The RNA shown here (SAM riboswitch aptamer (S box leader)) has 100 nucleotides. The coordinates come from a structure-prediction model, not an experiment, and the mean pLDDT is 79.
RNA sequence: CGCUUAUAGAGAAAGGCAGAGGGACUAGACCCGCUGAAGCCUUAGCAACCUGACACCAGUCAAGGUGCUACAUUCUACCCCAAUAUGGGAAAGAUAAGCU
Numbered sequence: 001c002g003c004u005u006a007u008a009g010a011g012a013a014a015g016g017c018a019g020a021g022g023g024a025c026u027a028g029a030c031c032c033g034c035u036g037a038a039g040c041c042u043u044a045g046c047a048a049c050c051u052g053a054c055a056c057c058a059g060u061c062a063a064g065g066u067g068c069u070a071c072a073u074u075c076u077a078c079c080c081c082a083a084u085a086u087g088g089g090a091a092a093g094a095u096a097a098g099c100u
Base pairs, nucleotide, nucleotide: 002099003098004097005096006095007094013043014042015041016040017039021032022031023030026077027076028075029074044069045068046067049065050064051062052061053060054059073092078089079088080087
């Protein structure tokens, strides 16, 4: 990099450096941002996929490996119902586990 499976409801931020972008990509919309974006570091926290303990069906606890800590996989784009909107699905992306 690619493939398979599962999940996406909720949850959880302060400080320092830095200095203009960011919300995955393309286009449009919407939103955040010099009252400080991205990125890096420190500390703290959330969750519980793998893991460990107990139970060995369901589950409970811990937090070692990951992940995450504005809002929302933000909406539209492809398909279905609908002239719109709403809704459902797909695709794509994200995370985890496994495989090549």

It was read from a public genome assembly, where an Rfam model found it.